Annotation
RNAcentral holds the sequence, with entries from ENA. A computed fold for a 1492-nucleotide RNA from an uncultured prokaryote, annotated as small-subunit ribosomal RNA.
[in-house]
RNA sequence: AGAGUUUGAUCCUGGCUCAGGAUGAACGCUAGCGGCAGGCCUAACACAUGCAAGUCGAGGGGUAACGAUGUUUUCGGACAGGCGACGACCGGCGCACGGGUGAGUAACGCGUAUGCAACCUACCUUUAACAGGGAGAUAGCCCGAAGAAAUUCGGAUUAAUACUCCAUAAUACUAUGAACUGGCAUCUUUUUAUAGUUAAAGCUCCGGCGGUUAAAGAUGGGCAUGCGUAACAUUAGAUUGUUGGUGAGGUAACGGCUCACCAAGUCUACGAUGUUUAGGGGGUCUGAGAGGAUGGUCCCCCACACUGGUACUGAGACACGGACCAGACUCCUACGGGAGGCAGCAGUGAGGAAUAUUGGUCAAUGGGCGCAAGCCUGAACCAGCCAUGCCGCGUGAAGGAUGACGGCGCUACGCGUUGUAAACUUCUUUUGUACAGGAAGAAACGCUUCUACGUGUAGAAGUCUGACGGUACUGUACGAAUAAGCACCGGCUAACUCCGUGCCAGCAGCCGCGGUAAUACGGAGGGUGCAAGCGUUAUCCGGAUUUAUUGGGUUUAAAGGGUGCGUAGGCGGAUUAAUAAGUCAGUGGUGAAAUCCUGCAGCUCAACUGUAGAACUGCCAUUGAUACUGUUAGUCUUGAGUAUAAUUGAGGUAGGCGGAAUAUAUCAUGUAGCGGUGAAAUGCGUAGAUAUGAUAUAGAACACCAAUUGCGAAGGCAGCUUACUAAGUUAUAACUGACGCUGAGGUACGAAAGCGUGGGUAGCGAACAGGAUUAGAUACCCUGGUAGUCCACGCCGUAAACGAUGAUUACUCGUUGUUGGCAAUACAUCGUCAGCGACUGAGCGAAAGCAUUAAGUGAUCCACCUGGGGAGUACGAUCGCAAGAUUGAAACUCAAAGGAAUUGACGGGGGCCCGCACAAGCGGAGGAACAUGUGGUUUAAUUCGAUGAUACGCGAGGAACCUUACCUGGGCUUAAAUGCAAAACGACGGAUCGGGAAACUGAUCCUUCUUCGGACGGCUUGCAAGGUGCUGCAUGGCUGUCGUCAGCUCGUGUCGUGAGAUGUCGGGUUAAGUCCUUUAACGAGCGAAACCCUUACCGUUAGUUGCCAGCGCGUUAUGGCGGGGACUCUAGCGGGACUGCCGGUGUUAAACCGGAGGAAGGCGGGGAUGACGUCAAGUCCUCAUGGCCUUUAUGCCCAGGGCUUCACACGUGCUACAAUGGCGACUACAAAGCGACGCGAUACCGUGAGGUGGAGCAAAUCGCAAAAAAGUGGCCCCAGUUCGGAUUGUAGGCUGACAACUCGCCUACAUGAAGUUGGAAUCGCUAGUAAUCGCGUAUCAGCUACGACGCGGUGAAUGUGUUCCUGAGCCUUGUACACACCGCCCGUCAAGUGAUGGGAGCCGGGAGUGCCCGAAGUCGGGUUGCUAACCUCCGGGAGGCGCCUGCCGACGGUAAGUUCGGUGACUGGCACUAAGUCGUAACAAGGUAACC
Repeated sequence: AGAGUUUGAUCCUGGCUCAGGAUGAACGCUAGCGGCAGGCCUAACACAUGCAAGUCGAGGGGUAACGAUGUUUUCGGACAGGCGACGACCGGCGCACGGGUGAGUAACGCGUAUGCAACCUACCUUUAACAGGGAGAUAGCCCGAAGAAAUUCGGAUUAAUACUCCAUAAUACUAUGAACUGGCAUCUUUUUAUAGUUAAAGCUCCGGCGGUUAAAGAUGGGCAUGCGUAACAUUAGAUUGUUGGUGAGGUAACGGCUCACCAAGUCUACGAUGUUUAGGGGGUCUGAGAGGAUGGUCCCCCACACUGGUACUGAGACACGGACCAGACUCCUACGGGAGGCAGCAGUGAGGAAUAUUGGUCAAUGGGCGCAAGCCUGAACCAGCCAUGCCGCGUGAAGGAUGACGGCGCUACGCGUUGUAAACUUCUUUUGUACAGGAAGAAACGCUUCUACGUGUAGAAGUCUGACGGUACUGUACGAAUAAGCACCGGCUAACUCCGUGCCAGCAGCCGCGGUAAUACGGAGGGUGCAAGCGUUAUCCGGAUUUAUUGGGUUUAAAGGGUGCGUAGGCGGAUUAAUAAGUCAGUGGUGAAAUCCUGCAGCUCAACUGUAGAACUGCCAUUGAUACUGUUAGUCUUGAGUAUAAUUGAGGUAGGCGGAAUAUAUCAUGUAGCGGUGAAAUGCGUAGAUAUGAUAUAGAACACCAAUUGCGAAGGCAGCUUACUAAGUUAUAACUGACGCUGAGGUACGAAAGCGUGGGUAGCGAACAGGAUUAGAUACCCUGGUAGUCCACGCCGUAAACGAUGAUUACUCGUUGUUGGCAAUACAUCGUCAGCGACUGAGCGAAAGCAUUAAGUGAUCCACCUGGGGAGUACGAUCGCAAGAUUGAAACUCAAAGGAAUUGACGGGGGCCCGCACAAGCGGAGGAACAUGUGGUUUAAUUCGAUGAUACGCGAGGAACCUUACCUGGGCUUAAAUGCAAAACGACGGAUCGGGAAACUGAUCCUUCUUCGGACGGCUUGCAAGGUGCUGCAUGGCUGUCGUCAGCUCGUGUCGUGAGAUGUCGGGUUAAGUCCUUUAACGAGCGAAACCCUUACCGUUAGUUGCCAGCGCGUUAUGGCGGGGACUCUAGCGGGACUGCCGGUGUUAAACCGGAGGAAGGCGGGGAUGACGUCAAGUCCUCAUGGCCUUUAUGCCCAGGGCUUCACACGUGCUACAAUGGCGACUACAAAGCGACGCGAUACCGUGAGGUGGAGCAAAUCGCAAAAAAGUGGCCCCAGUUCGGAUUGUAGGCUGACAACUCGCCUACAUGAAGUUGGAAUCGCUAGUAAUCGCGUAUCAGCUACGACGCGGUGAAUGUGUUCCUGAGCCUUGUACACACCGCCCGUCAAGUGAUGGGAGCCGGGAGUGCCCGAAGUCGGGUUGCUAACCUCCGGGAGGCGCCUGCCGACGGUAAGUUCGGUGACUGGCACUAAGUCGUAACAAGGUAACC
C1' cells in the first nucleotide's frame, strides 16, 4: 500500500466482500513448563452457612467465664474483686473510612477554569488563657411480674471523663455608636466605646494522658458561576413558586429553599418542552492524522444499598452489615405476635454461550481503638482453579544414501516423492526425576544496655517477629530420556495430485463449486501457514476520500427548490484615524497519580516493575504587537440607486371593432346518392340529402406577415384599436454616497387537468353508444356524443414546471449571423453598449460534450445527494370541499442497480448493390398407379445412425443364406487371429461310420522331418485378448452448410484514459477488399484472380492397333493387303487473347461502351480449387482414440427368422393420361466406357427370355454394340381408345456349394385397374442451357437400378428491369439484445414462504393531571395528663415527657385522558421461490414513437 465482484469487452459512478489490529470473550480440536496480569458483560434475580467493626479497666459501678494466690473443706467443693484479666452494663472514640455495584441520573452529575466580601471542619499542629464550688438521677446488680419467643413492665439501691447548677471570662456571640483603610454593589480591614450572654473532668505507674475557650494552620467538605458534555423536529411551544421584588422563616451558608403580599414575567429555532438511551472522567482500542468506537481491571468524582418515604444521633449521614413507617417476598410461632435484607469475602440456586476456593495470615503495607502491650481488620498480603490474555523456555544437536522398508503418484520390467527423514554412530542435559543445600522480603514498635543533657526526650548497640515456604535459587546423579498440534491448499491468498460421489451428498467470507475425467464436496498422499496453541463465531476501528474540517459531489450516474419578493442569519467597495473583541507573541498558574513516549535501572532475558525526564496539543490570568477581520468616527465614487432625454417589444389588465372559416336555420337551383376507409359498415338521403347560390344567427380561434425573431422572474404572451400600467436598453455623468449580494422560515405568482357557484356551448372531444378489425379487441380506424374546452368569481399548487445546468460577482483565445439603441462617416464600411444564435481553441470532463450565455479559473450565500428494490409507500402531522398535495420511515430482500462510450447481432429503420431472388418464359412436382426412403403402427426381432434449410433413391456404389450389427434356439470359454516363455506330446489332419438343422460331437483306421543340436505342428499353462457395448457434449480425422459469398486479419505508425479505431472509410469501377483516385496512414498475409486439367483454332513432332488422297494388289463387299503421312484422328511440345489496336465517355486514372481483326473478346465454356469462422451441425456403426462398462458374456460359432410387416402420413422418382402421339415396316448418324472365375462374334435351336457351340481378344486390332429420338412411306381418328400399363392367372428361362416359400430378375400368352393434365401452396432452369432421346460404368453369383455416376444425339423460349418476396454483402441509424429477436421483458390470476400496514376489539407497561384517604416524621398550635436536678413568696413556675390537633407527606384508591408495546376474525399491498395460467405493455419506427 490494496484486492475480488455489474460488461462480450471498456472507462466511470456506486454498493457489497476480503486481507490488518483489538477483546473481561465463547465454542471446536489439541495440550509440556514457568513468570506477570485477568476472571458474572446475563437476573440492581433470590439467598442456606461462616466470617467482613470494633476498641478502651490509664473514665465508671462492678465480677458471668478463665487463671494465679490465699483461707477453708465432709476432699465433691466452698469462700475472698484483694490480683492477672474481663462477659454483660453506663461512658468515650470509631462505626459517614475501607470494601461492593452501576439500578437511577442528559444533571452544575461529570470534566475544566474561577469565586465564596455567603460557609462548616472531630481527630492533628501552633499560639494564648483557664479548669473554683455544688446538687440530683440512671443503667447495671438484687427482688417481683407478663409473654411461646422477641422483649417488656414495676420496686429497691448505686458510680462516672454521663447529665446538671453557680462562679470567673474574651480577640467569642448579640445590640447601639465613633474614627480610619480598602473594595466589586450589598460591604469591609484596623483602632475602639457602652450594655448584655456563655466554659471546663478527671485519671495516673507522677513521666504524662486527657478537659474548656479563643485565634491561626492543615485536612476534608458545602455552595455559586463560565465553557464542554447522546439521539429524535414524524417532540414547537413550555411554565403558576412559575420569573422578579419587599418582608419574614429556615440553613453551617447564599438563594422561591419555604411562606405572606405585590408585579407579570421567565425559557425557546444558537432547539425550550417532551420521548428514548446512558453513570462521567483520567484513560483503552483503532487510525498517517483528523477522527471513530469504547469506559472491564487500576485511579478520581457521583449515585445506590430489598422497593418507596422519613427523620434521629453526630464534626460529618438523611447512614450497605443504625432507627421508624408503608409495600412485596422469605422464615419462626403456642396464631396472640415476632424476625430478616451478600450490589462486603467465600459459597448456593436460577438465568445464560459464559466467568474461580464456603483456603492461609495479620509476617509486610494501611485503617480503628488504646499511654502501651495489644485486640480487630474477607482492606491487604499470599496460596488454590481456568491456555482467558501477554511474555519466555522446551519437545534435542552433529554426522549418516543401499537415497532402506512401508505409503502415495506416474509417461509404470522403471522412476519420482515422503527424505537426512528413519535405522545407526557420537554429543549435550535447558526441562524432567531423585538427593542435598537454601534465601531477600525485617525495619520499626517493644525489651535490655550505653551516650548527651534539663530525668524523659534524642541517638547508638544488642535482642524479638515470615502466612507465602523448605518456595525462588544453587549443586550432584541419571538418561534423548517426559513433551505437537491445529487450520488451510479455485481466485482474492502462501500451498496439488489420486480415489470416491455425480446439481446427490455437501461446500461457501465475496465471486461461486457439484448434472461421470471436481486442484472448490468426502478420504488419502504431499505441501503451505502459525505453533502450546490453532481455527470458528460475536463485537469495535481500519481499509471506506463510502458523511469528505483535513478530504466528495449535483447536464446525462443519487442530487438545483417551478419562479420571484423578502425576515433572521451569512458575506461584503476605496481611504484616514482611534480601539484592541477576534488574531499573533512572551510570561505566570493549572492541566492529580497511573497510562503513552525517551533515558537509566531491577527480576538470568522478556512480559512486568522502579526511577528521572518529556509530554498532556487544554483552560484561566497577565503583558505586549496592530497587518487583516470586527467596532466607533470621518471622507470618496467605481458597486447600487435617482434625475433628464430618447427608444423597444405577441409584457400585463379592462373595453370597443374586424374579416375568413365552421355549424345551424330559411329560401332558391337540382337529383340519387352522400359520407367514410387499407377495405367496409354504422350514419345522412326521394318527407329531396351531398353540391351550388342568397340571407340570417351563434360561439370559438386569429391564415399570410412569421424568423435560428421579440417581450416577461417563471408559468407564459400573437387580428386591429383605445385607456390604464409595469419593465428593459441607450445617451448625459447632474444628484445620493455602500444605500450591496444571497436568503432558512415566511409570502406572492404559478401550464394543463380537476373542484364549487352562475353563465355560455360553433368546432373539438375523456366517459358512453354503435360499426369495423381480431383468436379475443373493454384499443389503435370509422360514425355519433356528455362532461370539459370559453366567460366571471373562488379553490387546487402540481408537470420531462427542462438548458434535466440555483442566484450574484470578477477574470480568461478567436470566427460568424442577427435584434434594439448610440456615435463616426466617402454612404464602401466600422466602433461601442445590451440581448438572441452557430462554430472552434486553451482548460475542464468518465465520456458524450461544455467552451465570455462555461460544465473553465476564483469568491459569497442558499437548496439538494450518499447502493437497488420495498417507496415517494405506511404511520403521524399540516393544508384542501374533494381529488389529493407537503413532510416522510422501517421490517424484509438483492449483489448488484446505473452513466457514457466500443465491438457485434438484430429491427414489421434508412441508403447502395448482387444472386433463377422476383418478374418474363420453358418444363415439372402437389391429383393416379407403381418403385424407393422416412414417420407411425405392428412384431420375438422388425439392428443402428441421419431429422428445417444443411434428414427422408441419405450411410447402402446393390439385405434370399452370407452380409448382419437384431430375434429365437443349440453350442465354446485364453477363446476366431498373432507373438513370447515353460512343460509334456506326435499330433494336426485325412478317410469311413453314427447322432445332429448345422455348428459341434462320438467311434474305428491311417499319419512328421532330423545332421539328434533341433525344426514343424497342434494340445495344456501363464502373459498380452475380444466388444458394430456407452459417451460425436472428452477427441483426432473426414464431411455438410452459410458460400466460390467477398470477405477475414497482421506488423509498424497515428488517434483514444480505455475497450477499440484508423488501415478495410469517401468518390468512381469490378464477378471480386478487382483496380484507380483521395486520404494518418504505409505495407503485408489468408482468401478473389492467376498458376493446374478439359474443351474450342492453328503449327510442329510421331505414324500403330488409327487414317486412305494419290500408286498398286485383291474381294460379291469391307484399308482386307503392299505401301503412304497428305487428310481425319491419336498424344506430346508449342502458338494464340493481352482491353494489345482504333473511336468515344471518364478526374489525368482505373474502367466502361462501340468497332476492327480473329477459331475464340473482354473471366471464351466447363472442372478441380472452399479464407477467418458459424451451427457443442454429422459421424465412437469406415478408421483411430481418452474415459466408463462387460469377461462361461454385451465376446465367438451355427441353424432358422427378421431388416421386405401395413388402417395411414410425407419426401424423392418412374410410367402415363395421348395425335408435336401410338403401332408395325424400312433407312441413317455418336461419344464415353468395360472385358480372362471375362467379353463372347459367325453358325444352329427356341415366338421369346435363353440354350448348344466356340473363332477372336489381356484389346485404337476382338467382343459387349442394336444407338435412340430422327428420316421415309403405312395404319389408327379423339374414345378410357390400337392411349395407359397396374394387378392377377398359366407356362417357361436364368443365377446360385444348397436354397428363389417368406423374399430375386427376365420371357411368352391371357387379364387390362386408376388415370382425360391435377386445390391451396410449391420446385428447377439464362445456351449447346432447359426440355427430350438413347448408350455406358461401379457395386454385383443374380437382382428388386425407375436409383447414383458418366457419355453423347436433337435442341428451344424469355429477360437487359429491381417496386415487391427470399438470401447475402457494404455504409449508416436505434437498442433495455451479447445463450445475441427462437433475444429481452411487463402485469393480473393460481401455489408456497417471509416480514409488514389497517382492523371491531382485548391484554400489559410508562409518565403525568384532578379528587379521596393519609403511616412514620420534622415544623407549628393546644394541653384540666405525668414530671428528679434549676428558680421559688413553697402556692407554683421554667423545662421535659405524654396526649390532642394543623400544614406537608409515601403507599393506596378513584376518574377522564395521554403514550408505548403485544395480540386479533378479517383485510391491503410488498418481497422471494429452474421449468403453472392468460395475454404481449416496454426495448428496433417494438409493429398506435416513448415518457411526465
About this RNA
Model confidence (mean pLDDT): 83 of 100.